[in-house]
Molecule: transfer RNA
Organism: Patescibacteria group bacterium
RNA sequence: GCUCGGGUGGCGGAAUUGGUAUACGCGCCAGACUUAAAAUCUGUUGGCCGCAAGGCCGUGUGGGUUCGAUUCCCACCCCGAGCA
Numbered sequence: 001g002c003u004c005g006g007g008u009g010g011c012g013g014a015a016u017u018g019g020u021a022u023a024c025g026c027g028c029c030a031g032a033c034u035u036a037a038a039a040u041c042u043g044u045u046g047g048c049c050g051c052a053a054g055g056c057c058g059u060g061u062g063g064g065u066u067c068g069a070u071u072c073c074c075a076c077c078c079c080g081a082g083c084a
Base pairs, nucleotide, nucleotide: 001083002082003081004080005079006078007077010026011025012024019067027045029043030042031041032040046057047056048055049054060076061075062074063073064072
């Protein structure tokens, strides 16, 4: 340099004929149990603003297509593999 695969909550990792972003597991937090803790069970958990109702933002970055993009297209960044 060329080709291919990947980048999603704190972590791992799903979501593809484009239609509620984050299922599931781990972790955090709260509770139950316990003398106390561990284990186990239950609930909760993206960020910001707001008293609340609610609003805005968010899938590596920036654009494009579309009523609508994690998903399709383009460029770039990063990681991995192969070829030269």